[in-house]
RNA sequence: UUUUUGAAGGGUUUGAUCUUGGCUCAGAACGAACGCUGGCGGCGUGGAUUAGGCAUGCAAGUCGAACGAGGAUAUGUCCUUCGGGAUAUAAGCCGAGUGGCUGAAGGGUGAGUAAUGCAUAGAUUACCUGCCUUUAGGAUAAGGAUAACUCUGUGAAAACGGAGCUAAUACUUAAUAAUACGAAAGAAAUUAUGUUUCUUUUGUCAAAUGAUGGGUAUUUAUAAUACCUUUUGCCUAGAGAGGGGUUUAUGUGCUAUCAGCUUGUUGGUAGGGUAACGGCCUACCAAGGCUAAGACGGGUAGCCGGCCUUAGAGGGUGGUCGGCCACACUGGGACUGACACACUGCCCAGACUUCUACGGAAGGCUGCAGUCGAGAAUCUUUCGCAAUGCCCGAAAGGGUGACGAAGCGACGCCGCGUGGGUGAGGAAGGCCUUCGGGUUGUAAAACCCUGUCAGGAGUUAAGAAAUAUAAGUUCGAGAAUAUCGUUCUUGUUUGACGAAAGCUCCAAAGGAAGCCACGGCUAACUCUGUGCCAGCAGCCGCGGUAAUACAGAGGUGGCGAGCGUUGUUCGGAAUUACUGGGCGUAAAGAGCACGUAGGUGGAUUUGUAAGUCAGAUGUGAAAGCCUUCUGUUCAACGGAAGAAUUGCAUCUGAAACUACAAGCCUUGAGUAUAGAAGGGGAGAAUGGAACUUCUGGUGGAGCGGUGAAAUGCGUAGAUAUCAGAAGGAACGCCGGCGGCGAAAGCGAUUCUCUAGUCUAUUACUGACACUGAGUGUGCGAAAGCUAGGGGAGCAAACGGGAUUAGAUACCCCGGUAGUCCUAGCCGUAAACGAUGGGCACUAAGUAGAGGGAGCUACCGAUGUUCUCUCUGCCGUAGCUAACGUAUUAAGUGCCCCGCCUGGGGAGUACGGCCGCAAGGCUAAAACUCAAAAGAAUUGACGGGGGCUCGCACAAGCGGUGGAGCAUGUGGCUUAAUUCGAUGCAACGCGAAAAACCUUACCGGGGUUUGACAUGAUAGAAGUAGGAACCCGAAAGGGGAACGAACGGUAUCCAGUCCGUAGCUAUUACAGGUGUUGCAUGGCUGUCGUCAGCUCGUGUCGUGAGACGUUGGGUUAAGUCCCCUAACGAGCGAAACCCUUGUUUUUAGUUACCAGCGGGUAAUGCCGGGUACUCUAGAAAGACUGCCGUCGUCAAGACGGAGGAAGGUGGGGACGACGUCAAGUCAUCAUGGCCCUUAUACCCCGGGCUGCACACGUGCUACAAUGGUCGGUACAAAAGGAAGCGAAGCCGAGAGGUGAAGCGAAUCCUAAAAAGCCGAUCUCAGUUCGGAUUGGAGGCUGAAAUUCGCCUCCAUGAAGUUGGAAUCGCUAGUAAUCGCGGAUCAGCAAUGUCGCGGUGAAUAUGUUCCCGAGCCUUGUACACACCGCCCGUCAAGCCACCCAAGCAAGAUGCACCCGAAAACAUUAUAUCUAACCGAGGUUAUAUCUUGGAGGAAAAUGUUGAAGGAGUGUUUUGUGAGGAGGACUAAGUCGUAACAAGGUAGUCGUAGGAGAACCUGCGGCUGGAUCACCUCCUUU
Repeated sequence: UUUUUGAAGGGUUUGAUCUUGGCUCAGAACGAACGCUGGCGGCGUGGAUUAGGCAUGCAAGUCGAACGAGGAUAUGUCCUUCGGGAUAUAAGCCGAGUGGCUGAAGGGUGAGUAAUGCAUAGAUUACCUGCCUUUAGGAUAAGGAUAACUCUGUGAAAACGGAGCUAAUACUUAAUAAUACGAAAGAAAUUAUGUUUCUUUUGUCAAAUGAUGGGUAUUUAUAAUACCUUUUGCCUAGAGAGGGGUUUAUGUGCUAUCAGCUUGUUGGUAGGGUAACGGCCUACCAAGGCUAAGACGGGUAGCCGGCCUUAGAGGGUGGUCGGCCACACUGGGACUGACACACUGCCCAGACUUCUACGGAAGGCUGCAGUCGAGAAUCUUUCGCAAUGCCCGAAAGGGUGACGAAGCGACGCCGCGUGGGUGAGGAAGGCCUUCGGGUUGUAAAACCCUGUCAGGAGUUAAGAAAUAUAAGUUCGAGAAUAUCGUUCUUGUUUGACGAAAGCUCCAAAGGAAGCCACGGCUAACUCUGUGCCAGCAGCCGCGGUAAUACAGAGGUGGCGAGCGUUGUUCGGAAUUACUGGGCGUAAAGAGCACGUAGGUGGAUUUGUAAGUCAGAUGUGAAAGCCUUCUGUUCAACGGAAGAAUUGCAUCUGAAACUACAAGCCUUGAGUAUAGAAGGGGAGAAUGGAACUUCUGGUGGAGCGGUGAAAUGCGUAGAUAUCAGAAGGAACGCCGGCGGCGAAAGCGAUUCUCUAGUCUAUUACUGACACUGAGUGUGCGAAAGCUAGGGGAGCAAACGGGAUUAGAUACCCCGGUAGUCCUAGCCGUAAACGAUGGGCACUAAGUAGAGGGAGCUACCGAUGUUCUCUCUGCCGUAGCUAACGUAUUAAGUGCCCCGCCUGGGGAGUACGGCCGCAAGGCUAAAACUCAAAAGAAUUGACGGGGGCUCGCACAAGCGGUGGAGCAUGUGGCUUAAUUCGAUGCAACGCGAAAAACCUUACCGGGGUUUGACAUGAUAGAAGUAGGAACCCGAAAGGGGAACGAACGGUAUCCAGUCCGUAGCUAUUACAGGUGUUGCAUGGCUGUCGUCAGCUCGUGUCGUGAGACGUUGGGUUAAGUCCCCUAACGAGCGAAACCCUUGUUUUUAGUUACCAGCGGGUAAUGCCGGGUACUCUAGAAAGACUGCCGUCGUCAAGACGGAGGAAGGUGGGGACGACGUCAAGUCAUCAUGGCCCUUAUACCCCGGGCUGCACACGUGCUACAAUGGUCGGUACAAAAGGAAGCGAAGCCGAGAGGUGAAGCGAAUCCUAAAAAGCCGAUCUCAGUUCGGAUUGGAGGCUGAAAUUCGCCUCCAUGAAGUUGGAAUCGCUAGUAAUCGCGGAUCAGCAAUGUCGCGGUGAAUAUGUUCCCGAGCCUUGUACACACCGCCCGUCAAGCCACCCAAGCAAGAUGCACCCGAAAACAUUAUAUCUAACCGAGGUUAUAUCUUGGAGGAAAAUGUUGAAGGAGUGUUUUGUGAGGAGGACUAAGUCGUAACAAGGUAGUCGUAGGAGAACCUGCGGCUGGAUCACCUCCUUU
């Protein structure tokens, strides 16, 4: 000084959280395709699939100034049979052929190719080069042919043959020639074997004096010849430029389930061949060469500049443009040439197509257009050489589907337009609506403007400049004013595009907007339809009657001539991590060690310069990207300049680091010495206890075993016990998170052999170290295998007994492999610290094991301090998703290795290797899912634990379950038996009263604006209505007499008018006990009167959450106290409220009556009184207040005193947050849906009461604690006017009659009953019990049959205390006794709600059952255990594997045949113009013959296609077979998750319908209890 500007996330696993991890979305891009839509222009772009086949036209020609004929035209001359012919001329034209140059370029395509390619940088002392530029020199003398053409032959054609003529810049021979090439000799240079340079001698190789223009000379002239000259061409040689060949290094995709490959292979020598090096080829010799840094094989692919994406690094890609390569119908081959093994050349073979006279021929669009085919899909059989290039030519010029243009396609990018302003009665219409309105919406209309594009008319640039030619001119060649070249000037001439672009004018808002989306991600919402259907969907997911998710509509959002969809690539994805990840528990450390290659490596000195760093040079093509400037009105697009191209190579320099080389050092490592501990290993020997068996003795009935049993053993003597013997296996106590070992593992004692570790001291070596791939080596629990032993105990399999629904199990009795030894295999485990090895560093504390040192100490022991090694615990920082880890790291760093990349499929298939086998190691894919997983949290649950409570159990009392009846329910029945309630928490429930009504059900009969409400419109006087009457069961229908209202206005009346009410008709609507309690409100039940449920602030945690609310006590209680990262508060508990128990006080009628008085047969009956009882107001009282003890100086507990009452005195009301989609749409209310001459309304009758049966709740009993009879006593509370109803009388009774009193402390219901006294019955189906039935009555009520209650007489069933099971109750309770109320005409009431009378027993306690609360623990549950979930079997469907085989392709090896061609050989027969020799001829010419050379032929080698054999490999298919994935409601069990009910699990082996079971060894990733150890604190 310059440059660099760039990085976003979301959804989805869970009840919630953090993490791991996959899936998915938003972005950009495209040679795209598809759907809907479509105004204009510019610039680009367009066969990606069948390198499939191709009709037709065009795409490579040109030169007469190389050559000989020929022709047309014009003119002249001559001839003519007048048809014409001949000849000459034109620096003119055409032109087949010979000849030259080109055709190897341009254009197309990407099949092949993984290196014979490409990219970058080099080499060529190993090479070539036409045209072009330049330099030097040359160009002499001869020759014979041949095509065209003429004649002729063959053939359908294509084409070919014979005879004859002719030219050249065609061809041939000879001469000459160098600084070229070759050979020889000599000299010099160089490090050099070899190369280069110089000198000399020698050999070899050339040509067209051709063409054009002009001039001069000879000849009379033309012609011809000779000469001069211009331009050009020719030959030789050198140089250059550009081009090409060859070669080296580096880079260049997948696969190891391809590990070994190779015989011209690797090298050498000699030769051949090539432009050139080379095994390129041949002969001989040697036996090499490549490979884990991936050879060989397989599959895929043209490579690059670039392009897309990306913050970058990367990843993907190679179309258009540019560079290189390869190919040209398929395969092979050479020729020509400067260049080819040649896209529109040749030969051969093959396939295909065309022609054919059947004998033979012809062809190659992967050039431009175009066509068919296949495909989701890719254009015109256009114009022009005007421009830019290329080929030919001296040039004019010719050619050019290169190219320039146009056409088609929204295929892409860019630009423009479809109008602008004003405009609110916010029009109409649409949609929505809470019916008020909102929205579409200034949008439209309307008014005022503008004029881009398209349309019409007109006008006018640029692409054009050269060449050429004409005239003039400068300079040059030249003898020349000729001619030629050259410079400049002027004139003339050339446009496919193109009726284009631009500009001007005219007219007119006139011609020009769609697509997708609207649940979240993701901007944008409502209505209707549909009803897990139809459908949507990128992921999550939506749809089962109120769908913002489907379909339609309105509205809205986004983009816009496009918009969506599909496909592909990158991104996001740090999800392969170089930048930039991980491996204790999520996927992931190999079972352990040794060790090879490799990687890495201590201190120090010197050197080198490979890495490294700096500078310079070359290169990194152009285009592209980027920056700046600039041209199209802008932009896309184009032009110019710069930067960049991070690379490679060469040179120079630096020397810190790495490396290398040479030294040196001791700290890493090792060795030596002295000690130490040890279940380290191997072998041998020995020992005691126990066990079993055997022998003998004693003994005599059981033993054994279990939850309980049985099988089993035992009178043939077991078990038990004593003695003896035998056998095998294992080694008690010590024994310890103590020791040793690499791990597996190792435990009686002794001996032998042997490995490692630690400590101390010095000495020695001098980096010798660490790690360790693949291949490798060794070790490696248990189970298992082979062979041989051994066999006591235990024990897979197996047998038996149990258990069970079953029990192939758990339990029991037996029992074989095996367990043990020897030798050999196997090679795996939860082989675990789920933690690879090594080195270094980083707080404290504490315990143990093995050493050493110091101090203390006379020594020893002990103690203490320090230090090395090993093993534990706790814990700071740090790390971690958390749990946790933490000097034994999971911390901080370095080195090396192994391994992981969603779940399942699967550690499986196939292949390979190993193994006797079992099996092990290595190790996929299709398909399928949107999760799977880890840690932690809150709940819930547990056949987990702890603490605590409750009529929960226990202790008691009484019941239910058995009987009969009542009542409710289910079921059945029915025309209907209306509906609801269904574990606790439905079932004497809704219903505190079903004969009608109720009533909702059924049958029948009727009504239709309706039985009931509101509004609108219209109408109406003998109208509507309507007694009587008629029909009818009634409702209802008809209907004579009769017969319609009120108010206002005007002074009054009538009429009229208006309004209201009523009526009729019509219309809105009414009505619904129809449906949804899973759309709802309200109310209620239940857990549960259980003690819980929360909040604010704060603190802890990444977070869900936690703490508070836990803990120690205590309580009925989250009641209170103490402690405490908590401090407070709220809803509940308690209290406040009602009632009851005591007292006081006030008041005193209807209550009461002590005293006083009166009276009665008697009674508060009366006066009187308010003392008592009572009534009902107000107060008091109880608070652990007092005392003692205990307790933490607490809360409180226990006991006591006092007291009517004592520890919430008894009872009630009161029910936290919530749970059960609990119950109720039939109390009521209510959204949606449904019915509307009916699902509404009215009436009559029936039903809800139906009865083989089952259950619940009750009543009455079964009797003597009783029944019956007689006598007799004492309540409370409540009710009463369509009522209670006294007394009296009648009746046997129900009841009747009667009427006093009472709207009530007055009267009535009203008798209380059990009780007490007495009598009787005497244990029986009875004097118990009362069902059932018959008869006779009463009452209520229109009505008593279905279907009421009561009375009396008669009848007199079951039942003798109730199986399993089960309910209530803790004191004025249970039990028992009666009384009252509500509902109600009556009653089903034995129900229910209240009231009082009499009045117990028991609680030692919390083991168990049930329920609940708190704490804790496990969890795979969260719809929360009525959870979750495994496997067989059965069904459907999908992909894969095996498989007798079958079919197709690729390829290896050896072989057969062998085209064209190349090379070699051959020699006789054949052919042969140019050169040579001979003959022959007067000579030339011709001819004959021989030779050289050549051609052809034959043979051989190589050799494509083809044939056949045998292998390898890929793909397809395949009867049948195996497992796997998936699929709302199939079968069998219940294996796992809690201690999952036998803890689970790993390896292995056996067994079994299936999950699985069992044995052996291992693990904790097991709950619970106890103990041990350790830790923390003191």
Molecule: small-subunit ribosomal RNA
Organism: Candidatus Scalindua rubra